[in-house]
RNA sequence: AAAAGAAAAUAGCAAACCAAUCCAAAGAUUGGGACGCAAAGCCACGGGUCUAAGGUAAAAGCUACGACAGCCGGGUUGCCAUG
Numbered sequence: 001a002a003a004a005g006a007a008a009a010u011a012g013c014a015a016a017c018c019a020a021u022c023c024a025a026a027g028a029u030u031g032g033g034a035c036g037c038a039a040a041g042c043c044a045c046g047g048g049u050c051u052a053a054g055g056u057a058a059a060a061g062c063u064a065c066g067a068c069a070g071c072c073g074g075g076u077u078g079c080c081a082u083g
Base pairs, nucleotide, nucleotide: 003082005080012037013036017032018031019030020029021028022027035070041076042075043074045073046072047071048068049067050066054063055062056061
């Protein structure tokens, strides 16, 4: 350095749910809480999913410039162990 996560150690993250705050919503943040996670660190680049304020439409609806990295792929950085 490539590959790679069987067993272990040290550390880390934190689903649902509850409370507060922000938001049109989806969702996010903080605190509590642990279902899980070897990238459940970071990046919306490709696919996908959610929302639809605004726009459009007679209406139904359609639409991302809003979100999701704990849906999949990709990029990038990194701990421990094997080798």

RNAcentral holds the sequence, with entries from Rfam.
Predicted 3D model of an 83-nucleotide RNA (c-di-GMP-I riboswitch aptamer) from Caproicibacterium amylolyticum.
It matches the Rfam family "c-di-GMP-I riboswitch aptamer". Rfam's curators write: GEMM was predicted in a large-scale screen for bacterial structured RNA regulatory elements.